[in-house]
RNA sequence: GCGGAUGGCCGGAUGACCGCGGCGAAAGCCGAGGAAAGUCCGGGCUCCAUCAAGGCACGGUGCCGGGUAACGCCCGGCGGGGGCAACCCCAGGGACAGCGCCACAGAGAACAGACCGCCCCGGUUCGCCGGGGUAAGGGUGAAACGGUGGGGUAAAAGCCCACCGGGGGGCUGGCAACAGUCCUCGCAUGGCAAGCCCCACCGGGAGCAAUGCCGAAUAGGGACCGCGUGUCGCAAGACGGGGGCGCCUUGCCCUCAGCUGGUCCGGGUUGGCAGCUAAAGCCCGUCGGUAACGGCGGGACAAGAUGAAUGGUCAUCGAAGGGGGCAACCCCGGAACAGAACCCGGCUUACAGGCCAUCCGCGCAA
RNA sequence: GGGCGAUUAGCUCAGCGGUAGAGCGCUUCGUUCACAUCGAAGAUGUCAGCGGUUCAAAUCCGUUAUCGCCCACCA
Numbered sequence: 001g002c003g004g005a006u007g008g009c010c011g012g013a014u015g016a017c018c019g020c021g022g023c024g025a026a027a028g029c030c031g032a033g034g035a036a037a038g039u040c041c042g043g044g045c046u047c048c049a050u051c052a053a054g055g056c057a058c059g060g061u062g063c064c065g066g067g068u069a070a071c072g073c074c075c076g077g078c079g080g081g082g083g084c085a086a087c088c089c090c091a092g093g094g095a096c097a098g099c100g101c102c103a104c105a106g107a108g109a110a111c112a113g114a115c116c117g118c119c120c121c122g123g124u125u126c127g128c129c130g131g132g133g134u135a136a137g138g139g140u141g142a143a144a145c146g147g148u149g150g151g152g153u154a155a156a157a158g159c160c161c162a163c164c165g166g167g168g169g170g171c172u173g174g175c176a177a178c179a180g181u182c183c184u185c186g187c188a189u190g191g192c193a194a195g196c197c198c199c200a201c202c203g204g205g206a207g208c209a210a211u212g213c214c215g216a217a218u219a220g221g222g223a224c225c226g227c228g229u230g231u232c233g234c235a236a237g238a239c240g241g242g243g244g245c246g247c248c249u250u251g252c253c254c255u256c257a258g259c260u261g262g263u264c265c266g267g268g269u270u271g272g273c274a275g276c277u278a279a280a281g282c283c284c285g286u287c288g289g290u291a292a293c294g295g296c297g298g299g300a301c302a303a304g305a306u307g308a309a310u311g312g313u314c315a316u317c318g319a320a321g322g323g324g325g326c327a328a329c330c331c332c333g334g335a336a337c338a339g340a341a342c343c344c345g346g347c348u349u350a351c352a353g354g355c356c357a358u359c360c361g362c363g364c365a366a
Numbered sequence: 367g368g369g370c371g372a373u374u375a376g377c378u379c380a381g382c383g384g385u386a387g388a389g390c391g392c393u394u395c396g397u398u399c400a401c402a403u404c405g406a407a408g409a410u411g412u413c414a415g416c417g418g419u420u421c422a423a424a425u426c427c428g429u430u431a432u433c434g435c436c437c438a439c440c441a
Stems, first nucleotide, its partner, number of pairs: 001362010012317007020031004033337001037348002040346005045207004050251001052250005058203005063077005078092001079090004093198002098196002100192003115138002117134007146164006165187001166185008211274004221265005227258001230239003240256005267440003282299007321332004367437007376390004384421001392408005414430005
C1' cells in the first nucleotide's frame, strides 16, 4: 500500500427569531430513537365465582456449564462444518420404545436383492440354452446392508489379515458435554423426529381499549336462557341443595328470593381524574470473575401528549456525491432509516455516510 | 394502542411432503345469413418475497411484505 476479520461509537452542528405540548404565580425549565418499528420471546403491573395440589390433554424449549427477575436472550466451553488465516456458521437430545414415509429410476429401498457380468456343471444345431454358486466389477438412484489394500478362491465373500471407521467394556483427565488410551467384538439392524412420537424441563387466562373513581345523557326498554324459594341457631356459623376449570380427583370459591345472573337486540355518550412514568434503567471509579455479570462507593439526566406536541425561517459551518483544473484550489450540492402512546430486559427487521480500536493474509522498503 | 386471520391461473376456491388442479372466464375452430347456445381443441402460475430442514417444499420451520376482521364507556 492492497484485500479482509472482529468489537465499539456517531448518524448533521452552533446561534437568533417565531410557534407547539407539559410543569410553574412568574421568571424560567423540560420535550423522540438506536431502532420509538415488527409484536417474535421473557417479565413487572392490573383484573378474573378453581389463579391451589396431583394427573390427563394442549403449547413451548432441547450438546455441557455458568449469568440473569426471567427468557427461545447473553457468556465460556464441547462436537460438527467453512476459510491460507484473523475468524465465521450450526433448532446440536433420542432412529435396538413403537408407528409412518422413502416418488421416479432400478433386479432389489430395509432383518432386501440378482438385470449385465464372473465361475462351475450339463446340453448344444456352436448362435446359445438349462441348473447351480457369487456379489469383486458394471448399471439405477439422494441413499444399495462398513471402506482401502493384501491373502485366499473355480469365481467370490470379514472367509482371513493390516490400517481406518463402528459396537461394547475398563482406566486417565475434566463439574460436565467430551477427549485420550487400553482391552474386546468380524460388524451386531440406512435416512427423515422444522412426520407422529419418546425422554427431560417450563407454562393459569386476559390485557392499560387491563382496572378503579367522578360526571353527562337515554327508553333503568325488549327477546331468549338459567338458578331455584331449604334445615338448625338470638347471632356468628354449621348441615344440605344448586353452580363454577378444556377434562378428572382433592381442596377452594359463588349462590339459596333477589326489582337477581348470562347472551343478544335496542337506547345514550364520544367528557374528566387516577393507572402514567424514577425504572431488575444509565454513567464513572474500585474489587471479584477468562467472560456474561455481580458486590461496594459516587454522580447526572429526567417527554407524558390523547386526532395526539417535540416544528418552521434565517445566518455561519457542513459529510457523501457531481463538475472543472497539472496542482493548490474553485463551482454545484445538501444529510439514511424512521418517529414515543403503561413500563422494562432481549431478539429480529430497516438504515445515506463517517469515525475509532484490535487482529489476519499478500506485496514493497529498512 | 392491543388481539387474531388470510395470501395458489384474470375471478372464486381445492390440494397440505413425491410431475400443481376444478368451476367460471379467455383464445382458436365448427355449427348459423349473423349473434347467443352447443360441440371440439388449446393457452394460462416466481403457489406473496427471502432464508432454512429434507434426496425432494405450495405443503414443515423462521423472517419480511400486503390485505382483512375484532376490542371504548353508561344505564